Predicted 3D model of a 72-nucleotide RNA (transfer RNA) from Ceratodon purpureus.
Its mean pLDDT, the model's own confidence on a scale to 100, is 80.
Its Rfam family is "tRNA". The family's RNA type in Rfam is transfer RNA.
RNA sequence: GGUCCCGUAGUCUAGUGGUCAGGACAUUGGACUCUGAAUCCAGUAACGCGAGUUCAUAUCUCGCCGGGACGU
Repeated sequence: GGUCCCGUAGUCUAGUGGUCAGGACAUUGGACUCUGAAUCCAGUAACGCGAGUUCAUAUCUCGCCGGGACGU
């Protein structure tokens, strides 16, 4: 350099064009407890970057960046 796949909170992950981007773990606060663990309630936190298509894009297209697989 070629072909293909992937990129969403600290971590893992759902989403196949339209209502507040959802869930788990973690984290913060509270309840409970003599304390802690466990449990329960509530909160914070995310679409890799740029452009295009569209009334509307996490989703479709192109480029770039990063990661991975295969073959030479």